[in-house]
A computed fold for a 115-nucleotide RNA from a Verrucomicrobiales bacterium, annotated as SAM riboswitch aptamer (S box leader). Model confidence (mean pLDDT): 82 of 100. It matches the Rfam family "SAM riboswitch aptamer (S box leader)". Rfam links the family to the GO term regulation of gene expression. The organism belongs to Verrucomicrobiales, within Bacteria. The sequence was found by an Rfam model in a public genome assembly.
RNA sequence: GUCUCAUUACGAGUGGUGAAGGGUCUGGCCCGAUGAAACCACGGCAACCGGUUGGAAAGCGACUCCAGCGUCCAGGUGCCAAAUCCAGCUCGGAAAGUUCCGGGGAAGAUGAGAA
Numbered sequence: 001g002u003c004u005c006a007u008u009a010c011g012a013g014u015g016g017u018g019a020a021g022g023g024u025c026u027g028g029c030c031c032g033a034u035g036a037a038a039c040c041a042c043g044g045c046a047a048c049c050g051g052u053u054g055g056a057a058a059g060c061g062a063c064u065c066c067a068g069c070g071u072c073c074a075g076g077u078g079c080c081a082a083a084u085c086c087a088g089c090u091c092g093g094a095a096a097g098u099u100c101c102g103g104g105g106a107a108g109a110u111g112a113g114a115a
Base pairs, nucleotide, nucleotide: 002114003113004112005111006110007109008108013042014041015040016039017038021031022030023029025088026087027086028085043080044079045078048076049075050072051069052068053067054066055065056064084107089104090103091102092101093100094099
C1' cells in the first nucleotide's frame, strides 16, 4: 500500500524547540506572528484491542454473543478548534428559488483482522 468488519454530532491542552503554514483532495468557510506544521516534555479524553465482572446453550470448558467497569495494569493503539468544519455523487421533502431539511453513498480518519 490492498481487502474485510466496526465506529465516525460525545470528549480532552499547557509548556519548550521551531519558524509559515494548517484544517486529506476540490470549492467554500475557518485557524495561524496574541506564533501554523513538525518534534519533545508533562497533562488529559475516550474505550477499538487487551483486562476484568456478570449474563446467554441441558453438566463442564473453549469459542462466540450481550451488558457493566477507567479508583483498569508503569497494558497496545488513537485522539485533545469548528460534526470527519460544511458541501462534493445520488434519492426524497419544503412556505427555498442557486436556499433549507432529511435518507443513502463516495472519499478520509481510527481500530481490529486478513492475504